[in-house]
């Protein structure tokens, strides 16, 4: 430097705090609570964040599949299960120990790929290269009255046109394989070696995968943390979950009384008219229809009170098994349980660690100066962070100090 | 404690792969004796943060930070 694992001050005093337990005493209709006195306990590796997985509890649901969603993805294992762990393959990064990787399909389909640039997905031709195309000029001959006219056009330059080409410049994250010969007008997997690359009988491995005889001139550009394909997973909700106990009052429901306007009729039961508050139903208005009061008792359930609530996929030791996660067996141990939150304060001593001071003893150096070690005096001062239903992980903050293996 | 949303200019919000926009307001200049309103022109952004996927992230995915809202339980 490069991995893994432990530690997170130690003791004693005085005093508080909460929760359990025995006794004692008090409130409260009650359910239960609250005080004293003694005993005994009383954070954490992250108790954090609320990312994941599970248990526990209620809802919903004949069962099992599907659609929709969401999740997760290389293999094999461990594991109650997990996006977690342990072993491996693959990539990619270190000189290395040894670290990262959401790591399935892009020849199932849709879809993006801005800017620049010719030409971005079965492209594409600016600049370039090229001539056995065509045409103009100019070179070349010959005449001239010096403006030009006629020939001739094999060879050559120069320009347009139409074409071939994709090598090279250019332009981007990306540009249809690369180097090298050959071949060509020029060129190009057009041919040919080697590199890649894509299929592979066959071998080795449980599997990912790794080797590879042959074969194929080369098809197949990224992006699925886009959409989807495939495989596999997932019913919601969350301890303010939920059960239990239970005043007052209001309203439900049962019984038992009482009470039910005024007039007329009738022995009564009842009719018949006239009178009146509200409130609720009928969309509104008219109108209709319905609603009395004590008193016991029952069930729900509010205030409030109590469990859920800590013996657990449990710590620790020592055996076997397995590379390892982890599994087994035997022995030990009981280790916080509040309901708005206790686990604090003060002091003395030590201990790691800092700062100043001045001694000592070594090393460098020309004095002032730099370093390395000791012991001693005075001060600071122990990160990060507080359980709240519980359990495995993740992942996130932590001064400092130990141990071990390894480059 | 548990569950869900959100972060972009002072302030309120659009913008959801390709050089960030609007409206209030802030600054200059017209107009007016002056102020307001109008009209013209500008300036202002760590797109909370840090990883990571991509050629390229405000966007897509993790973690983190913070800020906001609803549950107890309604007889």
């Nucleotide at each position: 430097g490069g991995c893994g694992g432990c530690u997170g001050g130690a003791u004693g005093g005085c005093u508080g705090c909460g929760c359990u337990u025995u006794c004692c005493c008090g409130g409260g209709c009650g359910a239960c609570c609250g005080g004293g006195a003694g005993g005994g306990u009383g954070a954490g590796g992250a108790a954090a964040g609320u990312c994941c997985g599970g248990g526990c509890u209620c809802c919903a649901c004949g069962g099992a599949g599907a659609c929709a969603c969401g999740g997760u993805g290389c293999c094999g294992g461990c594991u109650a299960a997990c996006g977690g762990c342990c072993g491996g393959c693959g990539g990619g990064g270190g000189c290395g120990a040894c670290c990262c990787c959401a790591g399935g399909g892009a020849a199932a389909g849709u879809g993006c790929c801005a800017c620049a640039g010719a030409g971005a997905a079965c492209a594409g031709a600016c600049c370039g290269c090229c001539g056995c195309g065509c045409c103009g000029g100019c070179c070349c001959g010959c005449c001239u009255u010096c403006g030009g006219g006629c020939g001739a056009c094999a060879a050559g330059c120069c320009g347009g046109c139409a074409g071939g080409c994709a090598a090279g410049g250019g332009u981007g994250a990306a540009a249809c394989g690369g180097u090298g010969g050959g071949g060509u007008a020029a060129g190009a997997g057009c041919c040919c070696a080697c590199c890649g690359c894509g299929c592979g009988a066959c071998c080795g491995g449980u599997a990912a995968c790794g080797g590879a005889a042959g074969c194929g001139g080369c098809a197949c550009g990224g992006c699925a943390a886009a959409c989807c394909c495939c495989a596999c997973c997932g019913g919601g909700a969350g301890c303010a979950a939920g059960a239990c106990c239970a005043a007052a009052u209001a309203g439900g429901g049962g019984c038992g009384g009482c009470a039910c306007g005024c007039c007329g009729g009738g022995c009564a039961a009842c009719c018949g008219g006239c009178a009146g508050c509200g409130g609720c139903g009928u969309u509104u208005c008219c109108g209709c229809g319905u609603c009395g009061c004590c008193g016991c008792c029952c069930g729900g359930g509010u205030c409030g009170g109590u469990c859920g609530c800590g013996c657990g996929a449990g710590g620790c030791g020592c055996c076997c098994g397995g590379u390892g996660a982890c599994g087994g067996g035997c022995g030990u141990c009981c280790c916080a349980g509040a309901g708005g939150a206790a686990u604090g304060g003060c002091c003395a001593u030590c201990c790691a660690u800092c700062g100043c001071c001045g001694c000592c003893c070594g090393g460098g150096g020309u004095u002032u100066c730099c370093u390395g070690g000791g012991a001693g005096g005075c001060g600071g001062g122990g990160a990060c962070a507080g359980a709240a239903c519980c359990c495995g992980g993740c992942u996130u903050a932590c001064a400092g100090g130990c141990c071990g293996c390894c480059u | 404690g548990c569950u869900g949303c959100c972060g972009u200019a002072g302030c309120u919000c659009a913008g959801u792969g390709g050089u960030a926009g609007a409206g209030c307001a802030c600054c200059c200049c017209c107009u007016u004796g002056g102020u307001a309103a109008g009209g013209g022109g500008g300036a202002g952004g760590u797109c909370c943060a840090c990883a990571g996927u991509u050629c390229a992230a405000u966007c897509c995915u993790g973690u983190g930070c913070g800020g906001c809202a609803g549950c107890a339980c309604c007889a």